Description
This is a predicted structure of a 346-nucleotide part of an RNA (small-subunit ribosomal RNA, central domain) from a metagenome. The full RNA is in RNAcentral, with records from SILVA.

[in-house]
Context: one part of a larger RNA
């Protein structure tokens, strides 16, 4: 390289936007580049195949056919595909009216709880644990009021709920703001679909500067427990945990299932619209969940939110190990991140 595959065996890029490229909806004119058919030329010769024949046979040889799957011209054919000309509305988009929601950023603002500080009351234990100790406390602790000060996080509502393109998003109000869905009918007319490079976002932890600083807490100590105990448990506790500005770009980044469109028996629940006088109900539109037919699969399972039935494009895999390692390039202040081998050995 072909086959062949990727939920879980090896593999779907962490998500998105997107040029270059691939691929593209109905009707029609025109060309005839692709495509097909027909004709000429050419396409050495040997070789290879097929007959026939020569050396006694063979190899070998020699005649002859056939083959040379191709290039060029050329003369037509128009179904398809390009190009092209006019159209067309179902794809796609915009416009009215409505709806729902923790999307998103900034601002202000409750309150309950912790903690701490100051005063009252008040008198000895609190804390803590499988049982202990370390710790705190007669300089008055715990407990209980009062007033006050700070970070941070939003009980209940709260739901196999909602939103968002992933990451994620939860107190209440305002500003500004992106995106979806649903009716009806109106306009534009394939403006569509993927997507190498490229751009943008990306949880936690770490980084760099300035704040911050209650709780909680890697490190560290100190008490236990053990044979030891550099742990699990126990008292402490520093970065950090927050916030502003820059970085970092990684995950069991998970639905371990790329993205788009069409089709393909059913049953029940549930969010948002929307119709309809069978208004306790039923139908339809988009989510979103359960079990299940046919089909798929090794198999579990999955089944209209496919892992079915096609079709477009992207990504990735090719036997464990060696290894996501070296080396080289390239990003980062750093930490490390991308790409990413071989000996070798089973």
């Nucleotide at each position: 390289c072909u086959g062949g595959g990727u939920g879980u065996a090896a593999a779907g890029g962490g998500u998105g936007c997107g040029c270059a490229g691939g691929c593209g909806g109905a009707u029609u004119u025109g060309u005839a580049a692709g495509u097909c058919a027909g004709a000429a030329g050419u396409g050495a010769a040997a070789u290879c195949u097929c007959a026939c024949g020569g050396c006694u046979c063979a190899a070998c040889c020699g005649u002859g056919a056939a083959a040379u799957u191709g290039c060029u011209u050329u003369u037509g054919a128009u179904a398809c595909u390009g190009c092209u000309u006019a159209u067309c509305u179902u794809g796609a988009g915009u416009u009215u009216g409505g709806a729902a929601g923790a999307g998103g950023u900034u601002g202000a603002u409750g309150g309950a709880a912790u903690u701490u500080g100051u005063g009252g009351u008040g008198u000895a234990g609190c804390a803590g644990u499988g049982a202990a100790a370390u710790g705190c406390g007669u300089a008055g602790a715990u407990a209980u009021c009062a007033c006050a000060a700070a970070g941070a996080a939003c009980a209940c509502c709260a739901g196999u709920g909602g939103c968002g393109a992933a990451g994620g998003c939860g107190g209440u109000c305002a500003a500004c703001u992106g995106g979806u869905c649903c009716a009806a009918a109106a306009c534009u007319g394939a403006c569509g679909c993927u997507c190498a490079u490229g751009c943008a976002c990306g949880a936690a932890a770490g980084c760099g500067u300035g704040g911050g600083g209650a709780g909680c807490a890697a490190a560290c100590a100190g008490g236990a427990u053990u044979a030891g105990a550099u742990a699990c448990c126990c008292u402490g506790g520093u970065a950090g945990u927050c916030c502003a500005c820059g970085c970092c770009c990684u995950a069991a980044a998970c639905g371990a299932u790329g993205a788009a469109u069409a089709c393909u028996u059913g049953g029940u629940g549930u969010u948002g619209g929307c119709u309809u006088u069978u208004u306790u109900a039923a139908g339809u539109c988009a989510g979103u969940g359960c079990c299940g037919a046919a089909g798929g699969u090794a198999a579990c399972c999955u089944g209209a939110u496919a892992a079915g039935u096609a079709u477009u494009c992207c990504a990735c895999c090719u036997g464990g190990g060696g290894a996501g390692u070296a080396c080289g390039c390239u990003c980062g202040c750093a930490a490390g991140g991308g790409u990413g081998a071989a000996a070798c050995u089973c």

Its mean pLDDT, the model's own confidence on a scale to 100, is 88.